[in-house]
RNA sequence: AGAGUUUGAUCCUGGCUCAGGACGAACGCUGGCGGCGUGCCUAACACAUGCAAGUCGAACGGAGAUAUUAUUGAAGCUUGCGAUAUAAUAUCUUAGUGGCGGACGGGUGAGUAACGCGUGGGUAAUCUACCUUUUAGUGGGGAAUAACAGUCGGAAACGACUGCUAAUACCGCAUAAGCUGUGCAAACAGGAAAGGCGGCCUCUGAAUAUGCUGUCGCUAAAAGAUGAGCCCGCGUCUGAUUAGCUAGUUGGUGGGGUAACGGCCUACCAAGGCGACGAUCAGUAGCCGGCCUGAGAGGGUGAACGGCCACACUGGGACUGAGACACGGCCCAGACUCCUACGGGAGGCAGCAGUGGGGAAUAUUGCGCAAUGGGGGGAACCCUGACGCAGCGACGCCGCGUGAGCGAAGAAGGCCUUAGGGUUGUAAAGCUCUGUUUUAGGGGACGAAUGUCGUGUGGAGUAAUAUGCCACACGAAUGACGGUACCCUAAGAGGAAGCCCCGGCUAACUACGUGCCAGCAGCCGCGGUAAGACGUAGGGGGCGAGCGUUGUCCGGAAUUACUGGGCGUAAAGAGCACGUAGGCGGAGACUUAAGUCAGGUGUGAAAGACCGGGGCUCAACCCUGGGAUUGCACUUGAAACUGGGUCCCUUGAGGGCAGGAGAGGAAAGCAGAAUUCCUGGUGUAGCGGUGAAAUGCGUAGAAAUCAGGAGGAAUACCAGUGGCGAAGGCGGCUUUCUGGACUGACCCUGACGCUGAGGUGCGAAAGCGUGGGUAGCAAACAGGAUUAGAUACCCUGGUAGUCCACGCUGUAAACGAUGAAUACUAGGUGUAGGGGGUAUCAACUCCCUCUGUGCCGCAGCUAACGCAAUAAGUAUUCCGCCUGGGGAGUACGGUCGCAAGACUGAAACUCAAAGGAAUAGACGGGGGCCCGCACAAGCAGCGGAGCAUGUGGUUUAAUUCGAAGCAACGCGAAGAACCUUACCAAGGCUUGACAUCCACUUAAACUCAUUGAAAGAUGAGGUCUCUUCUGAGGAAGUGAGACAGGUGGUGCAUGGUUGUCGUCAGCUCGUGUCGUGAGAUGUUGGGUUAAGUCCCGCAACGAGCGCAACCCUUAUUGCCAGUUACCAGCACGUAGUGGUGGGGACUCUGGUGAGACCGCCGGGGACAACUCGGAGGAAGGUGGGGAGGACGUCAAAUCAUCAUGCCCCCUAUGUCUUGGGGUACACACGUGCUACAAUGGCAGUUACAGAGAGAGGCAAGACCGCAAGGUGGAGCAAACCUCACAAAAGCUGUCCCAGUUCGGAUCGUGGGCUGCAACCCGCCCACGUGAAGUCGGAGUUGCUAGUAAUCGCGGAUCAGCAUGCCGCGGUGAAUAAGUUCCCGGGCCUUGUACACACCGC
Repeated sequence: AGAGUUUGAUCCUGGCUCAGGACGAACGCUGGCGGCGUGCCUAACACAUGCAAGUCGAACGGAGAUAUUAUUGAAGCUUGCGAUAUAAUAUCUUAGUGGCGGACGGGUGAGUAACGCGUGGGUAAUCUACCUUUUAGUGGGGAAUAACAGUCGGAAACGACUGCUAAUACCGCAUAAGCUGUGCAAACAGGAAAGGCGGCCUCUGAAUAUGCUGUCGCUAAAAGAUGAGCCCGCGUCUGAUUAGCUAGUUGGUGGGGUAACGGCCUACCAAGGCGACGAUCAGUAGCCGGCCUGAGAGGGUGAACGGCCACACUGGGACUGAGACACGGCCCAGACUCCUACGGGAGGCAGCAGUGGGGAAUAUUGCGCAAUGGGGGGAACCCUGACGCAGCGACGCCGCGUGAGCGAAGAAGGCCUUAGGGUUGUAAAGCUCUGUUUUAGGGGACGAAUGUCGUGUGGAGUAAUAUGCCACACGAAUGACGGUACCCUAAGAGGAAGCCCCGGCUAACUACGUGCCAGCAGCCGCGGUAAGACGUAGGGGGCGAGCGUUGUCCGGAAUUACUGGGCGUAAAGAGCACGUAGGCGGAGACUUAAGUCAGGUGUGAAAGACCGGGGCUCAACCCUGGGAUUGCACUUGAAACUGGGUCCCUUGAGGGCAGGAGAGGAAAGCAGAAUUCCUGGUGUAGCGGUGAAAUGCGUAGAAAUCAGGAGGAAUACCAGUGGCGAAGGCGGCUUUCUGGACUGACCCUGACGCUGAGGUGCGAAAGCGUGGGUAGCAAACAGGAUUAGAUACCCUGGUAGUCCACGCUGUAAACGAUGAAUACUAGGUGUAGGGGGUAUCAACUCCCUCUGUGCCGCAGCUAACGCAAUAAGUAUUCCGCCUGGGGAGUACGGUCGCAAGACUGAAACUCAAAGGAAUAGACGGGGGCCCGCACAAGCAGCGGAGCAUGUGGUUUAAUUCGAAGCAACGCGAAGAACCUUACCAAGGCUUGACAUCCACUUAAACUCAUUGAAAGAUGAGGUCUCUUCUGAGGAAGUGAGACAGGUGGUGCAUGGUUGUCGUCAGCUCGUGUCGUGAGAUGUUGGGUUAAGUCCCGCAACGAGCGCAACCCUUAUUGCCAGUUACCAGCACGUAGUGGUGGGGACUCUGGUGAGACCGCCGGGGACAACUCGGAGGAAGGUGGGGAGGACGUCAAAUCAUCAUGCCCCCUAUGUCUUGGGGUACACACGUGCUACAAUGGCAGUUACAGAGAGAGGCAAGACCGCAAGGUGGAGCAAACCUCACAAAAGCUGUCCCAGUUCGGAUCGUGGGCUGCAACCCGCCCACGUGAAGUCGGAGUUGCUAGUAAUCGCGGAUCAGCAUGCCGCGGUGAAUAAGUUCCCGGGCCUUGUACACACCGC
């Protein structure tokens, strides 16, 4: 110090969350020791029991006990003991009277928002026991009363009466100044007391006291110290949805009361007092030093320790006293508890322990007065749950330990693994040590002596060498903690480690299990079969006797912003103005000293915090010194600035004078155009309205047109980002009244100013009230349309209203989404109003300037967009407003309103976002440009029929599986009778049908027989090669186990392959530049192209993948080469044929070249790219066709081509066999074939191809059969032979428009072929049979030329089986030269709340 989270990405705004620190804590897991602290935060709930305040006999009278002495002397009797009684003395105890103390100490925080607390003052308005100092006094009397005794009452608590008695108890008298009162003073008057103890005989007296002395007391007064009371300035929580409060209230006078001032109380008089600087009311709360946090300013808090206050079961009251309205005192009332004889009594843990209860939660009914402190006492001493200690709790802080060194075969085990290894890990074991702690034994403190006692010395005092006192020295006694701390010895690594975390934030990763389940989670978010996020394990990270979680506070949060924020669009400028309080305020001079600044003084307690030093072994802890305590008060000074006072000034502001501009406002009057209505004329069938219609109006005469009239509302043109106004707003003309702004000159006043909480006024439209008015328009309403519906949009009507007057409402996207005022800060250009200057006869023009209103633009600002002298810039002043989204401008309360409603304005709950600006995509029933058989123009189809084939559905034992819009459906399948085959039924096998390894055995194949549906089983025959003769090789069988096997799952785990957009023209990169950034630029623009093709321009310059070209083929041709192809010329030959010799001309074959490039000409174009036309040419603008498919999209298809991770099966989901199924059939769809006929069918006759295939093959001629085919087998591994006659076309004949001489389905019979086998379920032939169908609804497909259409031929697969598929050639059109529309696509632009991207939200 920051980080995560809104988005596809970005910047900003903004909230939420995290990392830190702290705690009187609690909970979970764990737990060795010690020190120092700390421990009911909840029920100020109720309390059993014990203790927490007594002491003094040296104030007093008694009582009791003991001892001694004296006297007495019962029983007993040893004549001396001796109970008892009395007296005295001494010691001890003590109920009562009396004194002092119980007002301190200890507890708690209920109440209290207050002079309660803090801080600083005042008290001339006061008190103060004990203590200190000083002065003076302490004389002489008296009357009672407890105790006690007696009587009586009561259960008890307790009480009544009678009698006796003492005092340092009580009351007079005397004296008394400095005290009090009166008074100027003098003076007068008033008011005190108490003695106890010890010693002594100097004084008096002499009985050792009535004397002296010491000491402790007592009284009066003064002063101090300490403590307390009262008063004042300042500070001290929240709410205005609490705005008014107050009757002893505010003040005065008299009186009373108090220690003291005071309405503190009372009588009378006056009517005051407090309050937006927040009274009153309500809520909450003890306050502070401090503590926690924070860089600080602040924020939070008020446990422990310290100061103050308040309280003591609840409420009230006084008494005593120096002090109380009194925690362990009294009285009364109340609630509660207890006792009771029912009459009556007792009690108060918020003291220390402890109990119950409440609660997440907080300790022992401990020891001791040894120390410190307190009360009493002369003292010893007594009392002290204050305090000192101990106990319990990891509750906190601090310290220590749980071992140290060496130790690699890197052991074993665990985990992971690519199977090699890695890791746990020097970790362990092992060896060598140490001894903190632990255990046992032994020793053993400090705290404790200035106090007490004893002795001695000295001193004051005295009559005294006495008592007592003071000082010093020596000695003695005294310890709860505690046999504790500490020390020594011994034993022995021996007894001592856990908790949380490991997706990012945030340090730390793998495996298995689980499968949106179980669960995690602070935020974002993980989990739906390969989870580093769940659970477990291994490993790792962090901290460590603790670690996590929860809660709370501060921080981070500049997220309430004083330090230190904002308001055009993110939340936020009031609709506008006037103006009160308040805040702020121009220039000069003098003065003052409130603010301000400086010096000094007092205070700011201690503790704490900080710095230095010291003591416990260190630390925590403790002791000590210093600084600090930012504050307050007093005082001395300064005078710049702010404020106050006085004087003065003119520039701010205002007034006067002179002008011009304007839809500024109010009232009255007037005008013309138009709409509608009424009357009359002309006139006839329509009008009106719409996308199209209808409702509506019209033959009772509309609409149209002419004339006249009525009435209301609004003012065309001018008219303009022109004008005026504070805003709302203002528009015909004239008049009257009236506000403001502007310009020009000087004159006047002399800061009179700015802003403005409350307040007041104005305030569009709609709406409300009362009364008018109503032409047009028009909510509501009615009807007609549209539509799935249409309470809408459209149409026909139509009422409030719109208009006027008066009153109310008080809101708008009342917007420039931008408060008002002042000053300053580059320019350019329009426009409105005014003034000046120059030139000129004048005007226009030009220049300068003021005010208003626009645009562009620099600096600057801004998150960006943008703003930019009319600021959103730079500054100042004042006001208003904001603090995440939703809930909600809602509820409640209040104010206003006739109502509608307005203003003010929450919370519970809920979310992790909601937003702003900009970016690149996608999308749009947005725009522009362009392309494509996309449409249009055509041709042929499909959709109707029959059949073939595929799919869905249904069925089934099974009808195996996949493919699903385009881009599944004659698709995988280039060919299911068995096989294939993955499906079903049945029968078998289990190291297996197949691979590798091991051992043993032997041949195995092959043939035959039996059995069986077959697989298989059994039996018989039959036997390999090499060799160094041991064995080796290949082969088969058997056996054991590693393993095989799987067309089982996941195409959403994958590779590979493929489809599609799309042969569409696009997709990117480097460097530079621009932008905070995502990104942009380049790639956009102007042209052009089939093309991001090329040219030009340009902050871009280049490059890559695509396009094109290079490749194949086809069209022309040169050259080369000619066999199996060819045959012109020459020759031979045949019935005929390149048949033969030969030839290399031609065709052709196949190799190599050429050719086409907008190259040439002309037009257009920018002199470009290019385009149009022409020439030449076989071919012309890419010549035709093919191959070739950018970055990417569809989690597209395929785990069943193959490969492959993971999961699953393992006598079965593997494998073998037979049979069946995939060929089912009410139906639906796709793709085809054949047709419906005459451009045809049939019969006859007769031409012309190309490309292929062939040895388990193609098969000629010949013969047989109507034919399918058969017999046979020449030739050919092919330019040679064969398949193999091409067909349509041509020619001739026939049919005559019909369900036909069309069409051929279906069925019957008989045959042929392939094959182990044609029943389910093949193909073909012949004869017979002769269905639907007469050109096909909505809709829909292909095709732009050798194309469509039509005709046949071949091939792959294949034993056999195409109407499918892939090829080949023959014949061979029509139409378009366009881009409005549908579909798809490309580029630019625009909007967006979409990003899974419009099948969106």